Predicted 3D model of a 1164-nucleotide part of an RNA (large-subunit ribosomal RNA, half B) from Candidatus Altarchaeales archaeon IMC4. The full RNA is in RNAcentral, with records from ENA and SILVA.
Context: one part of a larger RNA
RNA sequence: CUCUCUUUAGGGAAGUCGGCAAAUUAGCCCCGUAACUUCGGGAUAAGGGGUGCCUGCCAUUAGCGUGGUAGGUUUCAAUAGCAAGUGGAGUCCGACUGUUUAAUAAAAACGUAGGUCCCUGCAAAUUCGUAAGGAUUAGUAUAGGGGCCGAGGCCUGCCCAGUGACAGUAUGUCAAACUCCGGUUCAACGGAGCAAAGCACUGUUAAACGGCGGGGGUAACUAUGACCCUCUUAAGGUAGCGUAAUACCUUGCCGCUUAAUUGGCGGCUUGCAUGAAUGGCUCAACGAGAUUCCAGCUGUCCCAAAGAGAGACUCGGUGAAUCUACAGUUUUGGUGAAUAUGCCAGAGACUUCCAGCGGGACGCGAAGACCCCGUGGAGCUUUACUGCAGUCUGUGGUUGGAUUGUGAUUAUGGUUGCGCAGAGUAGGUGGGAGACGUUAUAUCCCAUACUUUCGGGUAUGGGGGAGUCAAAAGUGAGACACCACCCUUCUGUGAUUACAAUCCUUACCCGGAAGGGGACAUUUACAGAUGGGCAGUUCGGCUGGGGCGGUACACCGUUGAAAAGAUAUCGACGGUAUCUAAUGAUUGGCUCAGGCGGGACAGAAAUCCGCCGUAGAGGAUAAGACCAAAAGCCAAUCUCACUGGAUUUCGAACAACAAGUAAUCCAGGGACGAAAGUCCAGUCUAGCGAACCCCGGUACCUCCUUGAUGGGGGUCCGGGCUGAUGGAAAAGCUACCCCGGGGAUAACUGAGUUGUCGCGGGCAAGAGUACACAUCGACCCCGCGGCUUGCUACUUCGCUGUCGACUCACUGCAUCCUGGGUGUGCAUAAGCACCCAAGGGUAGGGUUGUUCGCCCGUUAAAGCGGUACGUGAGUUGGGUUUAGAACGUCGCGAGACAGUUUGGCGGCAUCUACUGGAAGUGUUAUUGCCUGAGUGGAAGAAACAUUUAGUACGAGAGGAACAAUGUCUCGGGGCCUCUAGUUUAUCGGUUGUCUGACAAGGCAUCGCCGAGUAGCCACGCCCUAAUCGGUAAAGGCUGAAAGCAUCUAAGCCUGAAACGAUCCGCAAAAAGAGGCAAUAGGCACCUGUAAAAGACAGGUUUGAUAGGCGGGGGGUGUAAGCACGAAGCUUCGGCGACGUGUUCAGCUCACCCGUACUAACAGC
Repeated sequence: CUCUCUUUAGGGAAGUCGGCAAAUUAGCCCCGUAACUUCGGGAUAAGGGGUGCCUGCCAUUAGCGUGGUAGGUUUCAAUAGCAAGUGGAGUCCGACUGUUUAAUAAAAACGUAGGUCCCUGCAAAUUCGUAAGGAUUAGUAUAGGGGCCGAGGCCUGCCCAGUGACAGUAUGUCAAACUCCGGUUCAACGGAGCAAAGCACUGUUAAACGGCGGGGGUAACUAUGACCCUCUUAAGGUAGCGUAAUACCUUGCCGCUUAAUUGGCGGCUUGCAUGAAUGGCUCAACGAGAUUCCAGCUGUCCCAAAGAGAGACUCGGUGAAUCUACAGUUUUGGUGAAUAUGCCAGAGACUUCCAGCGGGACGCGAAGACCCCGUGGAGCUUUACUGCAGUCUGUGGUUGGAUUGUGAUUAUGGUUGCGCAGAGUAGGUGGGAGACGUUAUAUCCCAUACUUUCGGGUAUGGGGGAGUCAAAAGUGAGACACCACCCUUCUGUGAUUACAAUCCUUACCCGGAAGGGGACAUUUACAGAUGGGCAGUUCGGCUGGGGCGGUACACCGUUGAAAAGAUAUCGACGGUAUCUAAUGAUUGGCUCAGGCGGGACAGAAAUCCGCCGUAGAGGAUAAGACCAAAAGCCAAUCUCACUGGAUUUCGAACAACAAGUAAUCCAGGGACGAAAGUCCAGUCUAGCGAACCCCGGUACCUCCUUGAUGGGGGUCCGGGCUGAUGGAAAAGCUACCCCGGGGAUAACUGAGUUGUCGCGGGCAAGAGUACACAUCGACCCCGCGGCUUGCUACUUCGCUGUCGACUCACUGCAUCCUGGGUGUGCAUAAGCACCCAAGGGUAGGGUUGUUCGCCCGUUAAAGCGGUACGUGAGUUGGGUUUAGAACGUCGCGAGACAGUUUGGCGGCAUCUACUGGAAGUGUUAUUGCCUGAGUGGAAGAAACAUUUAGUACGAGAGGAACAAUGUCUCGGGGCCUCUAGUUUAUCGGUUGUCUGACAAGGCAUCGCCGAGUAGCCACGCCCUAAUCGGUAAAGGCUGAAAGCAUCUAAGCCUGAAACGAUCCGCAAAAAGAGGCAAUAGGCACCUGUAAAAGACAGGUUUGAUAGGCGGGGGGUGUAAGCACGAAGCUUCGGCGACGUGUUCAGCUCACCCGUACUAACAGC
């Protein structure tokens, strides 16, 4: 010194983030207990009293015992040990008991009873499984599953626009299949039809996800605004609560609490950004939850001390590891990759060891977890991209029978067919001169049905009973009876098939069966929809770190750019991703802007005339260049805004290319012009895009024997895009994170800089009644510092721990106080400003994590900085900055927030430095005693009071100083007589238990309690000067330069807590290693005035060194034994807590004195 304990006077939380830790309390009996309350609680509330032992009596018991009562009696104290609640008053959160991050979070998180919503009729919903088959459940809606809220009480407002869910669905959209059409035959393929779920659409739904405004005016003081206007929404926040676990501003304002409160509580409340089952507000009880206060209590503190034990240390035994470039391992300044033991310079430094300490070795430990980067990873989310389960739906198979209806096709029977003309209802073509009938179906009449072009036609039934029709003629495009084929309308029947619906039973399913279901379901294939349930993947670049912002990412002009060329920055100023059938080509003609003069309406500007007019206009578009019989303006005619090919320019200086772009030339065919000629768009420099894929064009090549066609593939040309512009198909979160790297790059420090910051100066406008300069001082200007904040990105990312506090400091001076001075708008006193001065001092509290700041009461004063924003291998861990959780806000979400809130961790000393302790060498023997170069110190500092003196001064009010004295506070040193503490020396009391009892003891923290010497100590006591020398600012003497003046130039005198002595330590290793004296000294042994080990000091028989013994003095407090007494009881023998006497006894001691009994012998 560390750890675990014991005790502390006085104060009593002043300590600290915070009463952390410790202390207090404690059992049982009796008394007595508030607010509040869900009437159960709260409650052991709080707060009081009692408690041992002995004796008697009473009650009870089988007995042991237990209870009650009355006396006696002891101690400092009787639950005497152990064990064993501190209590109260507010607030927040959660109702409660419970659960949780095994190993940093126990909570406000989870759960909970209870509330509500949704799904579910059983072959259920949900769920596991590829399936078979399971769970739920051997349950059945008072049941099961899922979500949200979270006891109870009072309640739960408005919004269905968005997203979702549910329901509906005329219509739209809509896949495969199917049907039809096209496709030269077939097919691919194309089109149409039919058309499910889904979506669109229409509704409902918020205890579904969620959301719940702004502006202006207004009342007879002001203020406010019941009221009004207006914009706007799906609706505009209701009841409550409110500076809150939510409020930025904020330490809001007021009150209470306090001496003082960034705290707490109660109110107000304009609420950055409260708010109603993501529940709102309350609330008794409960909580190892968060927070404030009070009482008690205390070593938390003022302010530390003593003691016990275990380590540490020494000896003996055993005996690792971390770490290690090499080490012969100082300090100051400098340098330097910008903080060096190792470089440069100065200083220091004999060699070695031991204990300690934690300043340094950017110490060790872990290839930084923050930050950035990587075409690294992972987890999570979603309206990222792409998929897959699952689910819904359609079609085919499994899969059969029947009926009805509606279609389609086909076969068959019938039927329909009206322009005008024609007697008339003429479907088309062909055949055709007869056909039909009397066998009751001829014409005709009646009725009914259908149809209709409204004239009629057809069919059926009845009547009736013999002819009727055609041809011919005529009309007309066509001529009729009858027959055949065909078209159209309608219809009957049969077959096939589709759809809708119904029925059946045999597939199939359920069931033990009875039976139920039933071609559905199931299942399979194909198809559509849905689909973070799951999977894979992505989530640009530049960048004075990254992100946010921007686009400096493809181009053009000017400038930067430094007169060749080229040239950077998130340099400066701008522009482009087009436009134009004329704004193009040619030919011809003309001259613009502006000004002056003149001219009806007519004005500054209309149109007209004249003159001047180098471009001051115009040229599509930025800027620059360029342009006047033009490149501008006007007109006419045109389309060269061509086709094919070649070379060159820029793109791209100095390597090579692509797209793109421009210029020149050749060929073809054109336009204009009389012609020469001009024209491959725009006066020049911007106006752009690869491959894959798709589309179009044109010819050509090619496709499994040949020819043809369709189709496919290819070459060439053109079009469709990549602006991150030489062109991936692509969203977020990570604080649960991981890996690889980076000091190529941020957050600390350092370094540079110093805008900002701080301090100073120059000039002096002004303020100061007058007066710039007692004091203050604008504008402007010049510096210094390196404290603030920035900037830079140089050091460090194979690791320099970050704010504040504590502890310990060292240092600067731009001085807060104390000291010495000067000026004053200095009478005194008190101030103000300045000069010198760094020796010393610079405090205690309240709130807050705070530094800072504000406040309280003191003070001579309560300084400002630096030291890696000194100091975490010294402490703490309140803040910040991991993982849990909550609120507000943002986000669909995962999540996020220099917003808030609660919870949340460890080691090692090799070197060096330092503090101490030793050994050896040198200094030429040894020992002892000195000197003092040098070095350390603050050894003192300040205040108050009294005298001076109520004096000087002052009208008064007030009110000094020199000098002297005393006292206190702080600091320093020493001591233990007193006081106080400790005192595990000692003595005594006493509880429980054990040694059979007594006595005497053991253990229980020394069991607890009382007292306590020595020692050690503070809270106690003692000491803690003056002076001298040289100076600073300043004041002066003499005194010139400058006949004066002048403190100065030469010279001289004063003058401060500062400097040097005086004073107190260390100090011959002071290498210049000193001086003096003597001739001895050491080990060992016994010891302590000393002490970790060494050392030091004393003694060693010629001896009181240690022990023992005796005495003194001190401590405790009256021993044991015996005797007597004692409340009572008694079998009369005795029992009996306790008291008195013997007895200031007994026991005991670290102090003092004495005494050789024991050991200091023997030796080196």